Predicted 3D model of a 120-nucleotide RNA (SAM riboswitch aptamer (S box leader)) from an uncultured Bacteroidota bacterium.
Model confidence (mean pLDDT): 82 of 100.
Its Rfam family is "SAM riboswitch aptamer (S box leader)". Rfam's curators write: The SAM riboswitch is found upstream of a number of genes which code for proteins involved in methionine or cysteine biosynthesis in Gram-positive bacteria.
It was read from a public genome assembly, where an Rfam model found it.

RNA sequence: UACUUAUCAAGAAAGGCUGAGGGACUGGCCCGAAGAAGCCUUGACAACCUGAUCUUUCGCUCAAAGAGCGGAGAAAAAGGUGCCAAUUCCAGUUUCGCCCAUGGCGGAAGCAGAUAAGUC
Numbered sequence: 001u002a003c004u005u006a007u008c009a010a011g012a013a014a015g016g017c018u019g020a021g022g023g024a025c026u027g028g029c030c031c032g033a034a035g036a037a038g039c040c041u042u043g044a045c046a047a048c049c050u051g052a053u054c055u056u057u058c059g060c061u062c063a064a065a066g067a068g069c070g071g072a073g074a075a076a077a078a079g080g081u082g083c084c085a086a087u088u089c090c091a092g093u094u095u096c097g098c099c100c101a102u103g104g105c106g107g108a109a110g111c112a113g114a115u116a117a118g119u120c
Stems, first nucleotide, its partner, number of pairs: 002119007013042005021031003025092004043084001045082001048080002050076001053074003057071006088112001093109007
């Protein structure tokens, strides 16, 4: 880099350096000198991987109590990532429904993107 699967309506910021951009792309609409992006530090959020520990749970084995192994459930301490404006900020393509109809609103699917786990 590519592919597969899952999720994307919730959640969570301070300080330092620095100084003009940022929100993937396009359009819109926003954020930004009351400090953007980036880097560093600390802290949080979350639960994808993982998990100390717990269980009045299930199965098996040995058994006197009980113990061991495996599964299931709970659990956010520790660790690997991620993340901390706005629903992925909204829309983009197709389709369906409704309406006060050159349009508007809503639904579904899709595209694109992000993140995780895995594969070559």